[in-house]
The prediction has a mean pLDDT of 84.
Predicted 3D model of a 73-nucleotide RNA (transfer RNA) from uncultured marine group II/III euryarchaeote KM3_60_A11.
The organism belongs to Methanobacteriota, within Archaea.
It matches the Rfam family "tRNA". The family's RNA type in Rfam is transfer RNA.

RNA sequence: GCCGCUGUAGCUCAGUUGGGAGAGCGCGGGACUGAAGAUCCCGAGGUCGCCGGUUCGAUCCCGGCCGGCGGCA
Numbered sequence: 001g002c003c004g005c006u007g008u009a010g011c012u013c014a015g016u017u018g019g020g021a022g023a024g025c026g027c028g029g030g031a032c033u034g035a036a037g038a039u040c041c042c043g044a045g046g047u048c049g050c051c052g053g054u055u056c057g058a059u060c061c062c063g064g065c066c067g068g069c070g071g072c073a
Stems, first nucleotide, its partner, number of pairs: 001072007010025004019056001027043005049065005
């Protein structure tokens, strides 16, 4: 330099007919317990990497850029 994959909550990751932003763990509160753990209930937490484009509408489609991983050279 070229090619492929990838970037979504604190962490690991789902999310395909383009219209609801989610799960597990963690965190906060509650129930239970002598106290804790386990279990159960509730809750908070996100510029969906950045900038543009298409569209009535973009996490999703298109372009550029940045970061990560792998391959070729």